[in-house]
RNA sequence: UUUUUCUGGAGAGAACUUUUAAAGUCGCCGAAGAGGCAAGCUUGUAAACGGAUCGUAUUUACAAAGUGAAACUUUCAGGCAAAAGGACAGAGAAA
Numbered sequence: 001u002u003u004u005u006c007u008g009g010a011g012a013g014a015a016c017u018u019u020u021a022a023a024g025u026c027g028c029c030g031a032a033g034a035g036g037c038a039a040g041c042u043u044g045u046a047a048a049c050g051g052a053u054c055g056u057a058u059u060u061a062c063a064a065a066g067u068g069a070a071a072c073u074u075u076c077a078g079g080c081a082a083a084a085g086g087a088c089a090g091a092g093a094a095a
Base pairs, nucleotide, nucleotide: 001095002094003093004092005091006090007089008088013026015025016024017023027080028079029078033076034074035073036072040067041066042065043063044062045061046060047059048058049055050054
């Protein structure tokens, strides 16, 4: 780091139609999953420095691209009584 066992684990309509699982309509939620971005770093150019052509490291500025986190954000997916699921946390086991 990955898998697995046990425990804890939030939010939001028991909405309406219907054949009541599902599907459709409207209103909502963010903690499966998924997408997006900051600073910084990388690349290039210019200046400063040394200096014959030029060069290396540092500093500053500019431009484009890449990289770049989340509990932020988007609500695609998922969810909105209970059940199931559930990020994350604790205690074990295995590779």